Notes
Small-subunit ribosomal RNA, 3' major domain from a metagenome, 465 nucleotides, folded computationally. It matches the Rfam family "Bacterial small subunit ribosomal RNA". Rfam links the family to the GO terms structural constituent of ribosome and ribosome. Model confidence (mean pLDDT): 83 of 100. RNAcentral holds the full RNA, with entries from SILVA.
Context: one part of a larger RNA
RNA sequence: UGACGGGGGCCCGCACAAGCAGCGGAGCGUGUGGUUUAAUUCGGGCCUACACGAAGAACCUUACCUAGGCUUGACAUACAGGUGGUAGCGAAGUGAAAGCGGAGCGACCCUUAAACAAGGAGCCUGUACAGGUGCUGCAUGGCUGUCGUCAGCUCGUGUCGUGAGAUGUUCGGUUAAGUCCGCAAACGAGCGCAACCCUUAUUGCCAGUUACAAGUGUCUGGCGAGACUGCCCUUGAUAAAGGGGAGGAAGGUGGGGAUGACGUCAAGUCAGCAUGGCCUUUAUGUCUAGGGCUACACACACGCUACAAUGGUCGGUACAAUGGGUAGCGAGACCGCGAGGUGGAGCCAAUCCUCAAAGCCGAUCUCAGUUCAGAUUGUAGGCUGCAACUCGCCUGCAUGAAGUCGGAGUUGCUAGUAACCGCGUAUCAGCAUGUCGCGGUGAAUACGUUCCCGGGCCUUGUACA
Numbered sequence: 001u002g003a004c005g006g007g008g009g010c011c012c013g014c015a016c017a018a019g020c021a022g023c024g025g026a027g028c029g030u031g032u033g034g035u036u037u038a039a040u041u042c043g044g045g046c047c048u049a050c051a052c053g054a055a056g057a058a059c060c061u062u063a064c065c066u067a068g069g070c071u072u073g074a075c076a077u078a079c080a081g082g083u084g085g086u087a088g089c090g091a092a093g094u095g096a097a098a099g100c101g102g103a104g105c106g107a108c109c110c111u112u113a114a115a116c117a118a119g120g121a122g123c124c125u126g127u128a129c130a131g132g133u134g135c136u137g138c139a140u141g142g143c144u145g146u147c148g149u150c151a152g153c154u155c156g157u158g159u160c161g162u163g164a165g166a167u168g169u170u171c172g173g174u175u176a177a178g179u180c181c182g183c184a185a186a187c188g189a190g191c192g193c194a195a196c197c198c199u200u201a202u203u204g205c206c207a208g209u210u211a212c213a214a215g216u217g218u219c220u221g222g223c224g225a226g227a228c229u230g231c232c233c234u235u236g237a238u239a240a241a242g243g244g245g246a247g248g249a250a251g252g253u254g255g256g257g258a259u260g261a262c263g264u265c266a267a268g269u270c271a272g273c274a275u276g277g278c279c280u281u282u283a284u285g286u287c288u289a290g291g292g293c294u295a296c297a298c299a300c301a302c303g304c305u306a307c308a309a310u311g312g313u314c315g316g317u318a319c320a321a322u323g324g325g326u327a328g329c330g331a332g333a334c335c336g337c338g339a340g341g342u343g344g345a346g347c348c349a350a351u352c353c354u355c356a357a358a359g360c361c362g363a364u365c366u367c368a369g370u371u372c373a374g375a376u377u378g379u380a381g382g383c384u385g386c387a388a389c390u391c392g393c394c395u396g397c398a399u400g401a402a403g404u405c406g407g408a409g410u411u412g413c414u415a416g417u418a419a420c421c422g423c424g425u426a427u428c429a430g431c432a433u434g435u436c437g438c439g440g441u442g443a444a445u446a447c448g449u450u451c452c453c454g455g456g457c458c459u460u461g462u463a464c465a
Base pairs, nucleotide, nucleotide: 001465002464003462004461005460007459008458009457010456011455012454013453015449016448019413020412021411022410023409026305027304028303029302030301031300032299033298034296035295042053043052064291065290066289067288068287069286070285073129077128078127079126080125081124082123083122088105089104093100094099108120109119131280132279134278135277136276140274141273142269143268144267145265147263152191153190154189155188156187157186158167159166160165171182172181173180197257198256199255200254202225203224204223205222206221207220208219228251231245232244233243234242235241307406311365312364313363314362315361316360317359323354324353325352328347329346333342334341335340372403377398378397379396380395381394382393383392419441420440421439422438423437424436
C1' cells in the first nucleotide's frame, strides 16, 4: 500500500421488512446429471452451467455409430508430361445409395488461305499440396459473461517522507453520482458520472392517394417550441442543496432505451471466425445408405396446464397494438362436425390479406374427483414433405389418470409495475408451453434499516500478500 475481520462509524440496492403472484407436491414440455447404448456427437458447471451455444435434430443439418465406396481427393493454386473420338451427354449391367462400368452420341476458343500443325479451356497421370467440428481457450487475436451503470480508477507539476509511498481523492455539508459547494499544500488534467443520441408523454407550423358524406380533426412524416430548481415561501453558512407551493401536458435525472472506466475471475469460446505449436494424410480427409442425437429405474433446473363458482359450458355482443407477406399473404363464395379442401378477387401493400382474448349481457351447472381437470390409450381423418416406423403437427369420436393449493426451503416485482388476457415476428417445407416484441384489463405495500445478502467511503487490528 492492499486484502481480510462472527472490529467501529456513515450510506446505498426488491438486500431485508411491508405486500402481491409464484416455485418446491401432480401431469406434461424442455434442458442437465446418471444409467443404458454400436452411437446415444461436442461444448457450457456456485453466483456468472442446466428452454444455455440451438432464431426451430424425420432425410439434410450432423460433427456420433454401423455398413459400403473414393484416394491430388467434395474444395484452391502451381509445375511437368499426356490427350480429338478429347471435354460434355450417357444406354445395358451391378448396387441400398454413393460408387464401379462403359455400348453409343459428340463439342468450344484462338491461329491459318485451308488443315488432323502449334496453343488455350477441359480432362487424365505425376509432384508440390489440399483437407481435419483432431488436441491445446494454461500459447493467442477477436468477441462475451461477472463484480456493475457500482462511483470509482489514474496522471502532470508541486509539497512531505531515507524509502515503499503519501498528499491531491481526506474533512464539513450535499447529491443518483469523485454531483456540487466550502475548507484545505496543493494546483490542474484525463478515463468514468452527467449532458450530447433514440423513443414516449404536450403543443405550433408545413406536407400528405389513411379516416370521414363534407369541413375539420385523428393519424403519418419533417422542422420547431416546451422543463431550466426558471418563479414564490421556507430551512441552510450570504454556499451547494433540501422541503413546500404556483403555473404547467409534464417538476426536480418526467418514463424507457442505447451507452459498461482502470481492472478481477490463467472466467467462457481453437465447434462462429482467425491463428502459433502438435497430431493425422488409401485417413482423425471425403461420399453414400440406414441408425443415433428423441433411449429410461431414477435425481435436479426452467416452464406450461390444473386442482375450480372471482369458476366451467352454451348463446349473443364490444374494443387493440407491434408486425409479416410474390417460390408469398390469400377475401367473398362453396364443400366438410372439424383439422382442412375447391377456387381464386385483391395486394410488391398506411390501399389487399392476417387484425383478439380476458370483458359485457343472458341461460345453465350447485361443491362432487363433479358439466373441474385434462394426462394416457384406441380409432377415423387432415396437412407439410422423395419420405412422418424409429421420430412431426393438427382435427373428430371414444377413453378419462394424477391432481382438492403443495414440507424444509426458495424466486420475481415499487406503477401503467406485478398479476391476468390474448396478438405478432424471427428461425422455419412442416413443427413453439421457448425466445424476442406488442397491446388490453390493472392492483397491494414500503413503519423503517435491528437483522440476512451484495456494494461504496472513512477509520481500526493483523503473526496475511